The prediction has a mean pLDDT of 85. Predicted 3D model of a 77-nucleotide RNA (transfer RNA) from a Candidatus Omnitrophota bacterium. It matches the Rfam family "tRNA". It is annotated as a transfer RNA. Rfam links the family to the GO term triplet codon-amino acid adaptor activity.
RNA sequence: GGCGGGGUAGCUCAGCCUGAUAGAGCAGUCGGCUCAUACCCGAUUGGCCGAGAGUUUAAAUCUCUCCCCCGCCACCA
Numbered sequence: 001g002g003c004g005g006g007g008u009a010g011c012u013c014a015g016c017c018u019g020a021u022a023g024a025g026c027a028g029u030c031g032g033c034u035c036a037u038a039c040c041c042g043a044u045u046g047g048c049c050g051a052g053a054g055u056u057u058a059a060a061u062c063u064c065u066c067c068c069c070c071g072c073c074a075c076c077a
Stems, first nucleotide, its partner, number of pairs: 001073007010026004020057001028044005050066005
């Protein structure tokens, strides 16, 4: 330098193809259960979706540019 995959809640990831109120599990908080802790059960907090722009009535989702991470290939010595 070329190609591909990825960036969404504190963490691990769905949702994107086919645009229409942002989700799950774990974690946190509160409560239940227990002599107590854990397990288990219930409730609840938490993200304007990597940044910017464009299209659209409407963008996490489509298009463009940029940033970061991972992999493959090429190049140099």